[in-house]
Context: one part of a larger RNA
């Protein structure tokens, strides 16, 4: 020097991205326990105090009071919770990137929508069709999608896409045709070259007839998705309940907001701290929240995230000693 450990004066996070990592705590009796709550939790909240060994006395034989004695230390070692207070995302227990991610993703209970009337949609699987799962069910079922306990709630647009349903009218394959054309050529007609041509085969247009589709016509947004701008107005200023005007399918309701969403921004104000780009409560001028791509809120809960306080301590001022194992020199 490196690794693994222990001690450490005084101070105690001044360390550092951050208390990361160590140290606190801890076991069991007693006493006491707040907010908030979904009334079960919370909760081992917090905070305190005891605990060996002797002897009397009670005993439900397990202990429990009294009195005395030791030690620096009585859960005499060793195993054994460090609390608290705010906010944010997730309700919760679970899953999950085997071998750099464990979460705020993912499931989940719970709500809607959606298909299917059963040889049931839908999935496998198959020699063109025989099987199996769904299900030995049957719409309070099963399938697919979304949301994701609970509380309040979930505005508005069906113009575009999509889905559902209609079926008058336009378009319209395949395949039907009425009807033309054209090739072959028995006959005919020429001296010959050829010209004409029925039937039949065979080509090729083809009026017309023609389903679904798509145009069309409604419905449907917890389908996929949208949810404006300008001007001007109140007796100080300032704002603008009010009114105009252009455009829309319709012009963001409620709630929340500088947010895991605010660029400008360290907004602006109140808190904590001497001193705070972070955090907290508020303000709304929302670059660019907003309603099951769900909003807002939530007691419990988390190896989640941020921030703040109390113990507590070599993380730190600033470093020192010890132990073991290496490494290095010697042998």
């Nucleotide at each position: 020097c490196c690794g693994u450990c222990g001690u450490u004066a005084a101070g105690g996070a001044a360390c550092u991205c951050g208390g990361c990592a160590a140290a606190u705590u801890g076991a069991c009796c007693c006493u006491g326990u707040a907010a908030c709550u979904u009334c079960g939790g919370g909760a081992u909240a917090a905070a305190g105090g005891g605990u060996g060994c002797c002897u009397c006395u009670c005993u439900c034989c397990g202990g429990a009071g009294a009195g005395g004695c030791c030690g620096c230390a009585g859960u005499g070692a060793a195993a054994u919770g460090g609390g608290c207070c705010a906010a944010c995302c997730g309700a919760c227990u679970g899953u999950u990137u085997a071998a750099c991610a464990a979460a705020a993703a993912c499931a989940c209970a719970u709500c809607u929508c959606u298909a299917u009337g059963c040889c049931a949609a839908c999935c496998c699987a198959a020699u063109u069709g025989a099987g199996g799962g769904g299900a030995c069910g049957u719409a309070u079922a099963u399938g697919g999608a979304g949301u994701g306990a609970c509380a309040c709630c979930u505005g508005c647009c069906c113009g575009g896409u999509g889905c559902u349903g209609g079926a008058a009218g336009g378009u319209u394959a395949a395949g039907g045709a009425a009807g033309g054309g054209g090739g072959u050529u028995a006959g005919c007609c020429g001296c010959a070259a050829g010209g004409u041509g029925a039937a039949g085969c065979u080509u090729u247009c083809g009026a017309c007839c023609g389903a679904a589709g798509c145009c069309c016509c409604a419905g449907u947004a917890a389908a996929c998705g949208g949810c404006g701008g300008c001007c001007g107005u109140a007796a100080c200023u300032a704002u603008a309940a009010c009114g105009g005007u252009c455009c829309u399918a319709a012009g963001g309701u409620a709630g929340c907001g500088a947010a895991a969403u605010u660029c400008c921004u360290u907004g602006u104000u109140g808190g904590g701290u001497a001193a705070g780009u972070u955090c907290c409560g508020a303000c709304c001028u929302g670059c660019a929240c907003g309603a099951a791509u769900g909003g807002u809120g939530u007691a419990a809960c988390g190896a989640g995230u941020u921030g703040g306080c109390c113990a507590c301590u070599g993380u730190c001022u600033c470093a020192a000693c010890g132990a073991c194992g290496g490494g290095c020199u010697c042998g």
A computed fold for a 331-nucleotide part of an RNA from a metagenome, annotated as large-subunit ribosomal RNA, domain IV.
Its mean pLDDT, the model's own confidence on a scale to 100, is 87.